A computed fold for an 87-nucleotide RNA from Clostridia bacterium 41_269, annotated as c-di-GMP-I-GGC riboswitch aptamer. The sequence was found by an Rfam model in a public genome assembly. Lineage of the source: Bacteria > Bacillati > Bacillota > Clostridia. It matches the Rfam family "c-di-GMP-I-GGC riboswitch aptamer". Its family is annotated with cyclic-di-GMP binding in the Gene Ontology. The coordinates come from a structure-prediction model, not an experiment, and the mean pLDDT is 87.
Order: sequence, then structure tokens, then C1' cells
RNA sequence: UACGAAAAGGGCAAACCUGUCGAAAGGCAGGGGCGCAAAGCUUUGGGUCUAAAGCCCCGAUGGGCUAUGACUGCCAGGCUGCCAAUU
Repeated sequence: UACGAAAAGGGCAAACCUGUCGAAAGGCAGGGGCGCAAAGCUUUGGGUCUAAAGCCCCGAUGGGCUAUGACUGCCAGGCUGCCAAUU
């Protein structure tokens, strides 16, 4: 330095519920606790979700495309970090 078995002190918090913001995806706060050693930070690359505005189609209801929106608890990359056996 890398790997991360056990333990301690702690940390975070999925689903779900309530409130709130948002067109939605989803965010925030409280409860909750499935899990997490980076489930700390970062949209840099990929992936996924949504489609208000825009464009196209349609006689109409409506349909299609599209991220500039969202997710870091989808996978990589970058930055930082507690404890620690073995190798």
C1' cells in the first nucleotide's frame, strides 16, 4: 500500500407511513429499518427512470421522439475517510 475476518465506539438508512415541493421521475423533513466499510462527497463515462417545454403524427380523445429533469442504495472513474485479524 492492497485485501476486509471478528470486535468496539459510532455512522448511514431500503420498503412502508405522514407532511411538503415537483407535470412526472423524484427531492426534502419526521417516523421506520431492509440492508451498507465508503450506503461519505462528486453526474466524469455508461446504464436506468420521467417527458413539463420542444418537435412530429392524428378530425379529436390521444400517440411517438427527445433531457436541459432525476437516480451515486445500478456499474465504473475521481476525491476523502474510523477500526482492523490474516495474507